This is a predicted structure of a 77-nucleotide RNA (transfer RNA) from a Planctomycetota bacterium. The organism belongs to Planctomycetota, within Bacteria. The coordinates come from a structure-prediction model, not an experiment, and the mean pLDDT is 80. The sequence is in RNAcentral, with records from ENA. Rfam family: tRNA. Rfam describes the family as follows. Transfer RNA (tRNA) molecules are approximately 80 nucleotides in length.

[in-house]
RNA sequence: GGGCGUUUAGCUCAGUUGGCUAGAGCACCUGAAUGACAUUCAGGGGGUCACAGGUUCAAGCCCUGUAAUGCCCACCA
Numbered sequence: 001g002g003g004c005g006u007u008u009a010g011c012u013c014a015g016u017u018g019g020c021u022a023g024a025g026c027a028c029c030u031g032a033a034u035g036a037c038a039u040u041c042a043g044g045g046g047g048u049c050a051c052a053g054g055u056u057c058a059a060g061c062c063c064u065g066u067a068a069u070g071c072c073c074a075c076c077a
Base pairs, nucleotide, nucleotide: 001073002072003071004070005069006068007067010026011025012024013023019057028044029043030042031041032040050066051065052064053063054062
């Protein structure tokens, strides 16, 4: 330098062909229960969907650019 992939909650991830309010598990907070801890049960908070722009009535999803990161290839020496 070229190619392919990934980026969504604190962490690991889902999101099917663009369509109504963006979700799960774990973690966290509150309460119940226990002598206490763990477990269990009930409830709750937390997201500019990496960033910028575009297409569209409508974008997490499509297009372009940028960034970070992973893999492969090539070049130089």